[in-house]
C1' cells in the first nucleotide's frame, strides 16, 4: 500500500400488504342569501373563491404492525445547480437529481427551532449521561481524537 471478510445495537435506509389518523376536512350535490361588508388561499401584490342550512362523503404525505430487500457513511444534513409543485410574478416551503464542496462514530433523553393536521413523526442546533473504536497515561479509572475510521485474513 491494495484486496477480502467482519464489528458497534431499540443499528440504517428502500418496499409491499394491513390499520389508525388525516376528518365529518377537501370536494360533489340539492335549497337559500348577499351585491355593503366580513372571510378565505403559507407572506407581498394581482387574480380569484365563498358567505346559512341540509345530503353524500374521499385522498396524497406522515404513522403504527407484520413481512420483505439492500447495508454498517449503514445513511443523514448543509451549501450550490437544475426540473417539478403550491391559481400568476416574487420570497418562502415541499418533493426529485447531481455536486468525495462541507459537518455528524452511533442510539436515547431533554430542550429551541424548521416542517407537520398533529400531542405522532421527521430534520437541525445545543446540553446531558451511555455506548463501539483507536491512542496516550499516573491503567478497578481518566483524558483525547474521528468512519477516508478500527479489526481478521491474503498479497
Nucleotide at each position: 500500500u491494495g484486496g477480502u471478510a467482519g464489528a458497534g445495537g431499540c443499528g440504517c435506509g428502500c418496499c409491499u400488504u394491513u390499520c389508525a389518523u388525516c376528518a365529518g376536512u377537501a370536494g360533489c350535490c340539492c335549497c337559500u342569501c348577499c351585491c355593503a361588508g366580513c372571510g378565505c388561499c403559507g407572506g407581498g401584490g394581482c387574480g380569484g373563491c365563498g358567505c346559512g342550512g341540509g345530503g353524500c362523503g374521499a385522498a396524497a404525505g406522515g404513522g403504527a404492525a407484520c413481512g420483505g430487500c439492500g447495508c454498517c457513511g449503514a445513511a443523514g444534513g448543509a451549501c450550490g445547480a437544475g426540473c417539478g409543485a403550491u391559481g400568476c410574478c416574487c420570497c418562502g416551503u415541499c418533493g426529485u437529481u447531481c455536486g468525495a464542496u462541507c459537518c455528524u462514530g452511533g442510539g436515547g433523553c431533554g430542550u429551541a427551532g424548521c416542517g407537520g393536521a398533529a400531542u405522532a413523526c421527521g430534520c437541525u442546533g445545543c446540553g446531558c449521561a451511555c455506548u463501539g473504536u483507536c491512542g496516550c497515561a499516573u491503567u478497578a479509572u481518566g483524558c483525547g481524537g474521528a468512519g477516508a475510521g478500527c479489526u481478521g485474513c491474503c498479497a